Annotation: A computed fold for a 350-nucleotide part of an RNA from an uncultured bacterium, annotated as small-subunit ribosomal RNA, central domain. Model confidence (mean pLDDT): 84 of 100. RNAcentral holds the full RNA, with entries from ENA.
[in-house]
Context: one part of a larger RNA
RNA sequence: CUGGGCGUAAAGGGUGCGCAGGCGGUUUUGUAAGUCAGAUGUGAAAUCCCCGGGCUUAACCUGGGAAUGGCGUUUGAAACUGCAAGGUUAGAGUGUAGCAGAGGGGAGUGGAAUUCCGCGUGUAGCAGUGAUAUGCGUAGAUAUGCGGAGGAACACCGAUGGCGAAGGCAGCUCCCUGGGCUAACACUGACGCUCAUGCACGAAAGCGUGGGGAGCAAACAGGAUUAGAUACCCUGGUAGUCCACGCCCUAAACGAUGCGAACUGGAGGUUGGGUGCAACUUGGCACGCAGUCUCGAAGCUAACGCGUUAAGUUCGCCGCCUGGGGAGUACGGUCGCAAGACUGAAACUC
Numbered sequence: 001c002u003g004g005g006c007g008u009a010a011a012g013g014g015u016g017c018g019c020a021g022g023c024g025g026u027u028u029u030g031u032a033a034g035u036c037a038g039a040u041g042u043g044a045a046a047u048c049c050c051c052g053g054g055c056u057u058a059a060c061c062u063g064g065g066a067a068u069g070g071c072g073u074u075u076g077a078a079a080c081u082g083c084a085a086g087g088u089u090a091g092a093g094u095g096u097a098g099c100a101g102a103g104g105g106g107a108g109u110g111g112a113a114u115u116c117c118g119c120g121u122g123u124a125g126c127a128g129u130g131a132u133a134u135g136c137g138u139a140g141a142u143a144u145g146c147g148g149a150g151g152a153a154c155a156c157c158g159a160u161g162g163c164g165a166a167g168g169c170a171g172c173u174c175c176c177u178g179g180g181c182u183a184a185c186a187c188u189g190a191c192g193c194u195c196a197u198g199c200a201c202g203a204a205a206g207c208g209u210g211g212g213g214a215g216c217a218a219a220c221a222g223g224a225u226u227a228g229a230u231a232c233c234c235u236g237g238u239a240g241u242c243c244a245c246g247c248c249c250u251a252a253a254c255g256a257u258g259c260g261a262a263c264u265g266g267a268g269g270u271u272g273g274g275u276g277c278a279a280c281u282u283g284g285c286a287c288g289c290a291g292u293c294u295c296g297a298a299g300c301u302a303a304c305g306c307g308u309u310a311a312g313u314u315c316g317c318c319g320c321c322u323g324g325g326g327a328g329u330a331c332g333g334u335c336g337c338a339a340g341a342c343u344g345a346a347a348c349u350c
Stems, first nucleotide, its partner, number of pairs: 004321003007304002012318001014201004021194003026086002029084003033081002035077008049065006091191001092188004096183004103177007110154001115149007125136002162169002206247006215241002220236004258317006266295007274287004299306002323350003332343004
């Protein structure tokens, strides 16, 4: 240097953007840096290898050759890579016209329900469980009527549905804003793909400061259960859950499947927009585009299964794995207010 792998056996980075780097569509001409061919110089000797010779052999000595992974000079070739120049029907992008959407941020607003408060009606229970008890209630509860307060979440629609890079996103209205898809034309002219370091985002829990606090509920208390019960069940209940700002940076962050591109039979459903046909009012049929779900040819796979949304065939780039335990530990470093995160061994042992 090459060689094997990564859905479930060890192994895809949580996700994106992106500098360097790697790789890169099409045409003709030029160039000749890489590349290829020839010539030539050099690559000391010894050693190694081949063919001989000399000590009775061998080791050893010795003659000739080969080899010397290369480097330089020079002549030529021009397919490929590079460089220069051009083109646009494919890549990428911009404009024009439409479309769908819980995509993001901010402001406002609505009804149902729970809880609490006030007043009324009303009387002895309520609540809870497998059964109890703790608890609440004659200081009038539960139930019921009216009024009020406050916080959080948005029933039906709702879906195998939609959007987003991922995390994730759901009442309604308005404002600001990102991305995607479709159709036809015009324009730019390879502007592309991937991406170590880096930067940004990143559920829940947790942390800091200040608010808020209805319900729920770690911790905690009590009641049960039990041999015990630091639990499961019940009655309460504080952080927290909510908001603003700032941190934390981890998840079974999962499709346990990195991103991009090309190619290889089909069937059925569904979402968005389009074209054509018949109809001319709903609605229908066919085709191709973008997503999504199910089943399956070939092929692949240890099997399970995957199967045009690949785990098939193949190309480019990145990440990662190398027996189990020790251990995601120790030490050091970086980051953090802390909790801890990231990086990450060895002895020993089987």